[in-house]
Context: one part of a larger RNA
RNA sequence: GCCAACGACUUUUUACGUUUUGCUUGUCUAACCCGCUCCGCGGGGGAGGCACAGGGAAACCGAGUGUUAAAAGCGCGAACUCGAUAUAUCGAUAUUUCGAAAUGUCGAGAGGCAGAACGUAAAAGACCCGAAGCCAGGCGAGCUUACCAUGGCCAGGAUGAAUCUUGGGUAAUACCAAGAGGAGGUCCGCACCCACUAGCCGUGCAAAACUAGGGGAUGAGCUGUGGUAAGAAGUGAAAAGCUAAUCGAGCCUGGGAAUAGCUGGUUCUCUCCGAAAUAGUUUUAGGACUAGCCCCGAUAUCCACUUGAAUGGAGGUAGAGCACUGGUUGGUCUGUUCUGGCGCAAGCCAGGCGGACCAGUCAAACUCCGAAUUCCGUUCAGGACUGUGUCGGGAGUCAGACUGUGGGGGCUAAGCUCCAUGGUCAAAAGAGCAAGAACUCGGAUCAUCAUCUAAGGUCCCUAAAUUUUGGCUAAGUGAAAAAGGUGGUGGUGCGUCGAAGACAGGUAGGAGGUUGGCUUAGAGGUAGCCAUCCUUUAAAGAGUGUGUAACAACUCACUACCAUAUCCCGAGCGUAAGCGAGGGAUUGACGCGCUGCGCCGAAAAUAUAACGGGACUAAGCCAAAUACCGAAGAUAUGGGAUUAAUUUUGCUUCGGCAAAAUUAUUCGGUAGGAGAGCGUUUUGAACGCAGCGAAGAUUGACCCGCGAGGGCGAUUGGAGCGUUCAGAAGAGCAAAUGUUGGC
Repeated sequence: GCCAACGACUUUUUACGUUUUGCUUGUCUAACCCGCUCCGCGGGGGAGGCACAGGGAAACCGAGUGUUAAAAGCGCGAACUCGAUAUAUCGAUAUUUCGAAAUGUCGAGAGGCAGAACGUAAAAGACCCGAAGCCAGGCGAGCUUACCAUGGCCAGGAUGAAUCUUGGGUAAUACCAAGAGGAGGUCCGCACCCACUAGCCGUGCAAAACUAGGGGAUGAGCUGUGGUAAGAAGUGAAAAGCUAAUCGAGCCUGGGAAUAGCUGGUUCUCUCCGAAAUAGUUUUAGGACUAGCCCCGAUAUCCACUUGAAUGGAGGUAGAGCACUGGUUGGUCUGUUCUGGCGCAAGCCAGGCGGACCAGUCAAACUCCGAAUUCCGUUCAGGACUGUGUCGGGAGUCAGACUGUGGGGGCUAAGCUCCAUGGUCAAAAGAGCAAGAACUCGGAUCAUCAUCUAAGGUCCCUAAAUUUUGGCUAAGUGAAAAAGGUGGUGGUGCGUCGAAGACAGGUAGGAGGUUGGCUUAGAGGUAGCCAUCCUUUAAAGAGUGUGUAACAACUCACUACCAUAUCCCGAGCGUAAGCGAGGGAUUGACGCGCUGCGCCGAAAAUAUAACGGGACUAAGCCAAAUACCGAAGAUAUGGGAUUAAUUUUGCUUCGGCAAAAUUAUUCGGUAGGAGAGCGUUUUGAACGCAGCGAAGAUUGACCCGCGAGGGCGAUUGGAGCGUUCAGAAGAGCAAAUGUUGGC
């Protein structure tokens, strides 16, 4: 891991609710007793409970009572109803018959008591499994810690303390030398003990080993045997170490199914409805209670619900504005016992703080104003088995997510966070977006090799246009991005110039007064300041730049000439090619704007990799048109179920129940509510099957049922089994790191 078996909402008591049964001359017995055919049944037993009357704290009173001075008021209370039939009476009626009230009988409802099933609650282990822990009583020091008693062990080598002896030495000591000596938690190093480093091992040789090195090795040494000390206790050269592979409190058994607001798991089918992730409170925040939202039952109300239109109201947002409250820029005027500068002073200048006015502005906590949407009424029209109230029973939910819009926080950051208001997901499948919970379209009862569409698409992958018309793009832009840049290209507006020749280009000129004045060492167009005239001219600045120390030189503005702008008509010339006066036009040039589509800006990590791919110059973009494809949407045809209404039939205890048909309606669904069924074991009753083969097993392309499932056939098997109607449950497995077994 797989297979098989086992494996989780139970039981008791009490209470409430729903359904149902019995009795109602109220109802039910409990313990216990008697009897019998004795897992039980029959009879007795009314003690007692509930009900039959309430009110009051109570005494107490009682269809009333409490309050109170009260007979007032107020609070809480005081129920029988219907049908049939018989009798006599009364009224109406020609009789039949009808009505009224009374009595009797029967029945039903309501109410009452008791029982059963189901749902829920409380108390219990209370759906199942799961702690770490707490307490009690015992068992442990054959491991280990410490101690006690009694034994054992430590190759070899080195060093050479005290002391002694001899000699020297001293007054005597001291002291010196040599020898003897053999001390030491001394040194080196086996056994022995330890465990510092590295490797190896790491389903091991081993729940701590092995290999190579390492430390101690006469000591606080190592070690054998026997003994003493223990669980809030021991022992500890102290690490909370050790106390039998267990230690911040051992192990075993018990209390005990401790408790677990936590995690996991919780077993057959179909049908109807269908949430919440919010508010308040909470030693509360991943829990709970009440409300909200869902389901079921009863009852009431019906235009109460919803859409549109009309109409009457509410309001202070968006916007706007500056009339208030405040902020704010410039200017003018003005005030000031404010500040600074200058001045002898008068005063002047600058500033600060105020005020008025003019112009221009800002505001969530400003408003002279003020929408859209919204909300509340009324009327009309449409839709809906829709809505709402009350009573009762059962829940779940209290982590929400993204997205559009309006906002707060943040950086007008976040797949961020917090509100409001819609949508979707959650609990929603289908189609589109290549692929994707939350985006777009659209809500799956079932079937169909039928039709029409939505979003989105129609060259191939890939269903459908290589469709039509007019433009744009040349960047593979399309098919990622900003500030900024762009003589890419299309459209458009305005202005100026233009065959009297524009713009660009070429040739030539670009002068004189004058070196203007000032300044300056110098300042001659060209450092700076001031002024910026006149003349000759086709034109030429008291100068646009380069340049010089200053000049010079070059250049520009400006002028002339050359050459030069498309098309049409065209006298005339020329055989022709062609030239061409003149005329016309939306022709040409330059500048400034607006606008469409482009270009640059543009760097990332395994591999193109920023169209889904191929590929595409449209199969790209803009505007328009006509077809088609395209979903579980709509339609068509057929089947099933839900709910409601109507009709028919059957049964009936006459209350209803069941079935069928028709019409309409609905049928996505998590938590959850409600309903209807299937199957297993066993009990009772009735009826059956079985050695001419039960159960079980294997199997079939067969039959029935929406399904859970049930039949039938074949093979195997070898002794029991089923059907119907009821009863009772150890009553359904894929999951729980489930338990046991097998492989």
A computed fold for a 743-nucleotide part of an RNA from Candidatus Azambacteria bacterium RIFCSPHIGHO2_02_FULL_45_18, annotated as large-subunit ribosomal RNA, domain II. The RNAcentral record of the full RNA draws on ENA and SILVA. The coordinates come from a structure-prediction model, not an experiment, and the mean pLDDT is 82. Taxonomically the source falls in Candidatus Azamiibacteriota (Bacteria, Bacteria candidate phyla).